RNA sequence: GAAUGACAAAGCUAAACUCGGAGCGAUCCGGCGACAGAAAACUAUAGGGUCUCAGCCCACGCUGAGAUAGCCAGUUGCCUUU
Numbered sequence: 001g002a003a004u005g006a007c008a009a010a011g012c013u014a015a016a017c018u019c020g021g022a023g024c025g026a027u028c029c030g031g032c033g034a035c036a037g038a039a040a041a042c043u044a045u046a047g048g049g050u051c052u053c054a055g056c057c058c059a060c061g062c063u064g065a066g067a068u069a070g071c072c073a074g075u076u077g078c079c080u081u082u
Stems, first nucleotide, its partner, number of pairs: 002082002005079001012037002018031005035070001041075003047072002049068008
């Protein structure tokens, strides 16, 4: 430097449920709790997807404003093994 995530060490994050709070909503924050994750770290002004709200449209759908990084993705990176 490249590939790998079977075994292992040290740590990390925390799904569902449920309680409290914020929001019209998607969803978010905190407690509880672990389904999982080798990027479940960061990025929503690279892009696609999905979802919400508003407007338009006979309809298909379109436009605008938002949400999601634990949907894909982009960037950086620890450890193991080869």